[in-house]
Notes: The RNA shown here (transfer RNA) has 71 nucleotides and comes from a Minisyncoccota bacterium. NCBI's taxonomy places the organism under Bacteria, Bacillati, Minisyncoccota. The sequence is in RNAcentral, with records from ENA and MGnify. The prediction has a mean pLDDT of 84.
């Protein structure tokens, strides 16, 4: 200094133009005399920027951070 792949809830991943999903954590309620445990119920998030688009987490460019890989 190139190439290539990621970035999504507190943590792991799905989703690839139209409302953002689960697991496990975390609130509150029930059940237990109490913990664990099981149940209902709720919060909580698409790395920044510009562009294309009626529309963008999702495509296109930059730019931050990480991972590989060549030099």
């Nucleotide at each position: 200094g190139g190439g290539c792949c990621c970035a999504u809830a507190g943590u792991u991943a799905a989703g690839u133009g139209g409302u953002a999903u689960a697991a496990c954590g975390c609130g509150u309620c029930c059940a237990u005399g109490g913990c664990a445990u099981g149940g209902a119920u709720g919060a909580g998030g698409c790395c920044g920027g510009a562009g294309u688009u009626c529309a963008a987490u999702u495509c296109u460019c930059c730019g931050u951070g990480g991972g590989u890989c060549c030099a």
Rfam family: tRNA. It is annotated as a transfer RNA. Its family is annotated with triplet codon-amino acid adaptor activity in the Gene Ontology.